Background
This is a predicted structure of a 1491-nucleotide RNA (small-subunit ribosomal RNA) from an uncultured bacterium. Its Rfam family is "Bacterial small subunit ribosomal RNA". Rfam links the family to the GO terms structural constituent of ribosome and ribosome.

[in-house]
């Protein structure tokens, strides 16, 4: 220091989330020592046992209990006496118990921090000061009382506990002397203080004291002044959250008096006044001990407040006071209360928030240990005794520090263990063994601490009662601990977590959106580095992780250090109160400021620096700091106060102007509508088309004059004016601004502007008028699947006026107001100058356009979104929600203020690229139009669906499946059934055997397939060859995955696009380039241009085809020679010519004319066979459909293995109600029949193609000749000739169906093909719809070949013969291609995405009610107690007891108000893979959206 996540990428706003450090922590899984620290955060819950405050005998009386002496008995053990000595229970008395020790309930307070102030005050114990203190040992001096516990009798109660009587001490307690630097009273002098008043001095008069012990040193008592020390009071200043808490107090605020207090003070009473507090938040509410400090953080802060210290506050709930210096008292007392124990039921006792232990609660927190040795308290002269205070031990990895668990050598990189491309490799890894070393720690034994000095005793010494020294002497719980030393022997000691990305660290195997992971994004749907295991690997290490919490990061409440035009945010707008901030210029002042000095700012802590434990934690000394506060002295530039001047801000005045500025009145013309007389006829009107309406009772048009309302055409403008809202005929009152010129006046009056107060379209309410047009609501018509809508006829509120409410709008410039500075050029309005007839300056508005700058961009740009300044609003992820409650306002509707639970991880701003549009523009394509032929309608092939079966194998699926894989299913194919068998048909390792009946060749049985059987070779005799059997690895599979792949194919599309380097613009996605202006089949070319250039595509090179040249001439050709023949290139020649096949020419807008700047274009031009790409083929860019194929082959995972493999008969892919596709046959006469004459091109042939001759009506059969083919063979049809047929279900169709038959084949039933003869079905041109072509094309005619035994071939690829007709033109369809626009799309319109309604769940509002809590109010009641009263009792009195009085904690009641919980019902929100129902928004979302 900063990452991750919003998109397809950016930029940005924004939120969420990690990485850090931290805890009084907890759980999870390990665990070797030590050292220092911590250790009920929850139940301030309730507590069993035990211990936590005592002491003093040197106060007293005494003596129960223990030692000791002593006496009595006793043989003796022993019993029993004895305050005699040590000493002491209980008791009187005196100190302490108010510290120490727990805990954080309450408490928003002078309660706590800091800083003062007591002139308004106390202070036991200490040290001072100067008095006293009866009695005594001395100096001086010389008084008295009555009582009460104990003890003792005696008595009540279970108990605790008491009652009564007799007797008694004291340093207890009452009087008495005696007393001043105390107290009082009223005084005088001096002197200080901010003030009330203080301090010294002093005269007078009053009042008040004690106690003793003793070792004789002394302690110890009273009174006083001062000082330490602790306290008490008041006082500035700081000190949680909300206003959905706005008013709140009656001792309340002030006085006077008086009481009270240690001391002021309404602290309490009387009595006057009516005050104080609050927006600088007062009152109530919730919430909480502050504070030094602690985490964090660069700081500023923010968050806490445990252990250590300071202060407070409490002590099972409340309330009370006693005592005492001190308390309203943790281990005292009353009372009342709730709980809990005892009990003889009459009545009693208790208070762990002291230590330790216990129950509960709860994620969670220890030991009923030891000692006073040390420190420190307490009480005593002192020994001492008491301290659960402390100071050790235990127990917990609870936090912190340190130490080890070994060190070096050691490659055949062992074995095993993972992984992989696996004869091998890398990894675990010098890691291990293995060989030296070492011994910190372990374990044994053996030494052995410092903490101890004091004080006490003894004894010396110095002086001086007494203190000070010295030296002995005595004491240690930790503890035989720390430490040391020697032996022993690498010996005794590593886990946790994590490895997708933030984040260091990666592979295999299971698993299959399932099991689970997950801080956030996200992982799992069959190759998971995201799960679980393994291995390796990374972090850290006696600990790792997890979790909560808290602060970092978060500049995401921004003082330091943000924002606001469109992300969240500028009030709708003015006037103005408080506040906040203000112009020049002098002069005081010294409040803010600065600056010096001084107090304080507790220790500890943090920081430095030195030390001390082996070091570090830890401690310990010093020194810095402690940013504050509080005082003094100083400075005076700024701001602030006061006192002065000024004119520029800002007003006045005076001239001119200026405009839909408001207000109220009057007058107009247009036009609609209506009502009236007329003209005049059958339609109007309305729409996308209609229809509802309106008309023959006369509309509609049209004349003409009337009454009535609302709005003001043209001017009319990115023009005026207005604070906004808003304002438009003329004109008339009133009335506000603003400009402009002069520079007279005033002298800073100014900006802003929380609350307030006005105004404030548009709908809408009240009340009264109008009401012509237009219109919610409604009605009807149309439209639709509906259509509560758009469209259309009508039409009420309403729109108008008057008054009064309402207070909102996308109330927008989405821009708050004011004042100042910053570059420019152009328009306009309104005024004023200057010159001159062309211009041009000032000032104040209004637009557009361009720098700087500014801004995420867009864009703002002197009308700033720019550069300061001051004031004000507002904003802080998205949804709940501008929603609930509450409060205010309103007649209502509603407005204003305005949250919370739950809930997502993103909502969103700008701009980018692409897609999309029921968005423009521009081009194209047999897209459409023009045409010519067909589909759809029948049969009948043939293919999917579907239906059937045992199967009817499997795949293909809009365009791009459906005469497709399949260029041939009767078996076979073949995968599918069914039934019968094998367990290996073929390659191969390898281990073991009985073997030699196994190979080959028979027989036997079966439908076969197999099964059963019969008979080995070779030989060195070892034993081998070939095998078989068994195991074992594998084989094999048309099982599954095209969404795990190759590879090869369709499509878009032979559409013209798809990208790149450098550049160079943008923060960036990215842009340009490739746009634009023309051109082209074309991103083709040209011209321009921050582009410049180049790739893959176009185009060209290939092949074929058309013309010509040249070579070659056999099996083709044959013109001229020549021979033969009934007759033919048939023969000898021949290269002319036709063809064959090599090689070249040839076309390039090359020319011409015209257009154009080029590029190209146009022409019935020429020339040429061919003309602007000559026909045609092959050739398919980046890319797209998770397109198809795992059944063509290939090939990863997964699956089967006496089967999902194989074999073998049969059967099935051919079924058939029915539905689509492709096809063919035809419906006929431009046709059929039946004769008859002609003419191809491309391919085929050896189990073959076959001349020919013979047989059959014919398929064919038989003989029987050429040809491995330019040589022999398949070998033409329609055309054209001639007859007939005469419109008909026919001489037209040929389907069905029955006979006979060939022909291939083991085999034509299921299931070939053909041939004859008979039969003679549908059908008369086929509906919405559809699909093909643009020339040798359509259409029509027929021939060939592949597969193949034959064949369901009417397909399928070829080939040629005969040969059309139309294109006006680009408005629609359709697909496409640039460019541009909108987008909330990006799986990209088959996209996103709203509501109601059904489901399930979660938090919520409202509610008839129902339970609680806290607190306030009024009345009744009242304990203990303190104060007061007060005649009867007690006391001598002081006084007490009892009774009464005030006031109060609690208790009862009553009405209201706050709070929380809970509810039948009920309202709306959120949230949930696939529920209904429309389709509201996003595109011109198909009626623009929105407020």
């Nucleotide at each position: 220091a900063g990452a991750g996540u919003u998109u397809g990428a950016u930029c940005c706003u924004g939120g969420c989330u990690c990485a850090g450090g931290a805890u009084g922590a907890a759980c999870g899984c390990u665990a070797g020592c030590g050292g220092c620290a911590g250790g009920c955060u929850u139940a301030a819950u309730a507590c069993a046992u035990g211990c936590a405050a005592g002491u003093c005998g040197a106060g007293g009386g005494g003596c129960a209990g223990c030692a000791c002496g002593g006496g009595u008995a006793g043989c003796a053990a022993u019993a029993c006496c004895u305050g005699g000595u040590g000493g002491c229970g209980a008791c009187c008395g005196g100190c302490g118990c108010a510290c120490g020790g727990g805990u954080g309930c309450g408490u928003a307070a002078c309660g706590c921090g800091u800083a003062u102030g007591u002139a308004a005050u106390c202070u036991a114990c200490c040290a001072u000061u100067a008095a006293c203190c009866g009695g005594u040992a001395a100096c001086a001096g010389a008084g008295g009382g009555a009582a009460u516990a104990g003890c003792c009798c005696a008595u009540g109660g279970a108990a605790a506990c008491g009652u009564g009587g007799a007797u008694u001490a004291a340093a207890g307690u009452c009087c008495c002397a005696u007393a001043g630097a105390a107290u009082c009273a009223a005084g005088a002098u001096a002197u200080c203080g901010c003030a009330u008043g203080g301090u010294a001095u002093u005269a007078u008069g009053a009042u008040u004291a004690a106690a003793a012990c003793u070792g004789a040193g002394g302690u110890g008592g009273u009174a006083u002044a001062a000082g330490a020390u602790g306290g008490g009071c008041a006082u500035g200043c700081g000190u949680c959250u909300g206003a959905u808490u706005a008013g709140g107090u009656a001792g309340u605020u002030g006085g006077u008096g008086a009481g009270g207090u240690a001391a002021c003070g309404g602290c309490u009473c009387a009595c006057c006044a009516a005050g104080a507090c609050u927006a600088c938040g007062a009152u109530g509410a919730c919430u909480a001990g502050g504070g030094g400090g602690u985490c964090u953080g660069a700081g500023a802060g923010g968050a806490u407040g445990a252990u250590c210290c300071c202060c407070c506050a409490c002590a099972c709930u409340g309330g009370u006071a006693c005592u005492g210096a001190g308390a309203c008292a943790c281990g005292g007392a009353c009372c009342a209360g709730a709980c809990u124990c005892c009990u003889a039921c009459g009545g009693g006792a208790g208070g762990c928030a002291g230590c330790a232990g216990u129950g509960a609660g709860g994620a969670a927190u220890a030991u009923u240990g030891g000692u006073c040795a040390a420190u420190g308290g307490g009480c005593g002269c002192a020994a001492g005794c008491c301290u659960g205070a402390a100071c050790c031990a235990g127990c917990c990895a609870u936090c912190c520090c340190g130490c080890g668990u070994g060190c070096a050598g050691g490659a055949u990189g062992a074995c095993g263990g993972c992984c992989c491309u696996a004869u091998g490799g890398g990894u675990u890894g010098u890691a291990a063994a293995c060989u030296g070393c070492u011994u910190u720690u372990a374990u044994a034994c053996a030494c052995c601490a410092a903490g101890a000095a004091a004080a006490a005793c003894a004894u010396c010494c110095a002086c001086g009662u007494g203190u000070g020294g010295g030296u002995g002497c005595c004491c240690g719980a930790c503890g035989g601990u720390a430490g040391u030393g020697u032996a022993u022997g690498a010996a005794u000691a590593a886990g946790c977590a994590u490895c997708g990305g933030c984040u260091a660290a990666c592979u295999c195997c299971g698993u299959g959106c399932c099991a689970g992971c997950a801080g956030c994004c996200g992982c799992g749907g069959u190759a998971a580095u995201a799960c679980g295991g393994a291995g390796g690997a990374u972090g850290c290490a006696a600990g790792c992780g997890u979790u909560a919490u808290c602060c970092g990061g978060a500049u995401u409440c921004a003082u330091u250090g943000g924002g606001u035009u469109u992300a969240a945010a500028g009030g709708g707008u003015g006037c103005g109160u408080a506040g906040g901030c203000g112009g020049a210029u002098u002069g005081a002042u010294a409040a803010g400021u600065c600056a010096g000095u001084g107090g304080u700012g507790a220790a500890a802590g943090c920081c430095u620096g030195c030390a001390g434990c082996u070091u570090a934690a830890c401690u310990g000394c010093a020194g810095a700091a402690c940013u504050g506060c509080c005082a003094u002295u100083g400075a005076u530039a700024c701001u602030g106060c006061c006192a002065g001047u000024c004119u520029g801000g800002a007003g006045u005045a005076u001239g001119g102007u200026u405009g839909a500025g408001g207000u109220a009145g009057c007058u107009g013309g247009a036009a609609u509508g209506u009502g009236u007389c007329g003209u005049g006829u059958a339609g109007c009107g309305g729409u996308g088309a209609a229809a509802u309406g309106c008309g023959u009772a006369g509309a509609u048009a049209u004349u003409a004059g009337g009454a009535g309302g609302a709005a003001c055409a043209c001017c009319a403008g990115u023009g005026g004016c207005g604070a906004a809202g808003g304002c438009g005929a003329c004109u008339u009152u009133c009335u506000g601004g603003a400009c402009u010129g002069u520079a007279a006046c005033u002298g800073a009056c100014g900006c802003u502007g929380a609350g307030g107060c006005g105004c404030g379209a548009a709908a809408g309410c009240g009340u009264g008028g109008g009401g012509a047009g237009c219109a919610a609501a409604c009605a009807g018509g149309a439209u639709u699947a509906g259509a509560u809508a758009c469209c259309c006829u009508g039409g009420u509120a309403g729109u108008c006026c008057a008054c009064g409410c309402c207070g909102u709008a996308a109330a927008c410039g989405a821009u708050g107001a004011a004042u100042a500075c910053u570059a420019g050029g152009u328009g306009u309005u309104g005024g004023c100058g200057a010159u001159a007839c062309a211009u041009u300056g000032c000032c104040a508005g209004u637009g557009a356009c361009u720098g700087a700058g500014c801004g995420a961009a867009a864009g703002c740009a002197a009308u700033a979104a720019g550069u300061a300044u001051c004031c004000c609003a507002c904003c802080u992820g998205g949804g709940g929600a501008g929603u609930a409650c509450g409060g205010c306002c309103g007649c209502a509707a509603g407005g204003u203020u305005g949250a919370a639970a739950c809930u997502c991880a993103a909502a969103g701003g700008a701009a980018u690229u692409g897609a999309c549009g029921g968005g423009g523009g521009c081009c194209c394509g047999c897209a459409c139009a023009a045409g010519c032929g067909g589909u759809g309608g029948a049969g009948c092939a043939u293919g999917u669906g579907g239906u059937u079966u045992a199967a009817u194998u499997c795949g293909a699926a809009g365009c791009a499946a459906c005469g497709c894989g399949a260029a041939g299913a009767a078996c076979c194919u073949u995968a599918c059934c069914u039934g019968g068998g094998c367990u290996u048909a073929a390659a191969u390792g390898u281990a073991g055997g009985c073997u030699g009946c196994a190979u080959u060749c028979g027989g036997c049985u079966g439908a076969a397939a197999g099964g059963c059987u019969g008979g080995u070779c070779c030989u060195u005799c070892g034993g081998g060859a070939c095998a078989c059997c068994u195991g074992u690895g594998c084989a094999g599979g048309u099982g599954g995955u095209g969404c795990a792949u190759g590879g090869u194919u369709g499509u878009c599309g032979u559409c013209a696009g798809c990208u790149c380097g450098u550049g160079u613009c943008g923060u960036g996605a990215g842009a340009u380039g490739u746009u634009g202006g023309g051109u082209u089949a074309a991103g083709u070319c040209c011209c321009g241009c921050a582009a410049c250039g180049a790739g893959c595509g176009c185009a060209a090179c290939c092949c074929u085809u058309g013309u010509c040249g040249u070579u070659a001439g056999u099996u083709g050709c044959c013109a001229g020679c020549g021979g033969a023949u009934c007759a033919u290139g048939c023969c000898g020649g021949g290269g002319a010519c036709u063809c064959u096949a090599g090689c070249g020419a040839g076309a390039c807008u090359g020319c011409c004319a015209c257009c154009g700047u080029a590029a190209g274009g146009u022409g019935u031009g020429a020339g040429g066979a061919a003309g602007g790409g000559g026909g045609g083929g092959a050739u398919g860019a980046c890319g797209u459909c998770a397109a198809a194929u795992c059944a063509g082959c290939a090939c990863g995972g997964c699956c089967c293995u006496u089967a999902c493999g194989u074999c073998c008969g049969g059967g099935g892919c051919g079924a058939c109600a029915c539905a689509c596709g492709u096809g063919u046959u035809a419906c006929a006469a431009u046709g059929g029949u039946a004769g008859g004459u002609a003419c191809a091109g491309a391919g085929g042939g050896g189990c073959g193609c076959u001349a020919u001759c013979c047989a059959g009506c014919g398929a064919u059969g038989g003989a029987g000749u050429g040809c491995g083919a330019a040589u022999c063979u398949c070998u033409a049809a329609a055309a054209c000739c001639u007859a007939u047929c005469u419109c008909a279900g026919u001489u037209c169709g040929g389907a069905u169906c029955g006979g006979a038959g060939u022909c291939u084949g083991c085999a034509a039933c299921u299931c070939g093909a053909c041939u004859c003869c008979g039969u003679g079905a549908a059908g008369u041109u086929g509906g919405a719809u559809u699909c093909g072509c643009u020339a040798g094309u359509a259409a029509u005619c027929g021939c060939g070949c592949a597969u193949c035994a034959g064949c369901c071939a009417u397909g399928g690829c070829g080939c040629g013969g005969u040969g059309a007709a139309u294109a006006c033109g680009u408005u629609c369809c359709c697909g496409g291609g640039c460019c541009u626009u909108g987008u909330a799309c990006a799986c990209a319109c088959c996209g996103c995405c709203c509501g109601u309604c059904a489901a399930a769940c979660c938090a919520u509002g409202g509610a008839a009610g129902c339970u609680g809590g806290g607190g306030g109010u009024g009345c009744c009641u009242g304990a203990a107690g303190u104060c007061u009263g007060u005649a009867a009792c007690c006391g001598c009195a002081a006084g007490g007891a009892g009774c009464g009085g005030c006031c109060u904690a609690g208790g009862g009641u009553a009405a209201a108000a706050c709070u929380a919980g809970u509810a039948a019902c009920u309202g709306g929100u959120g949230u949930u893979a696939a529920g209904u129902c429309g389709u509201a928004a996003c595109a011109a979302g198909g009626u623009a959206a929105c407020c």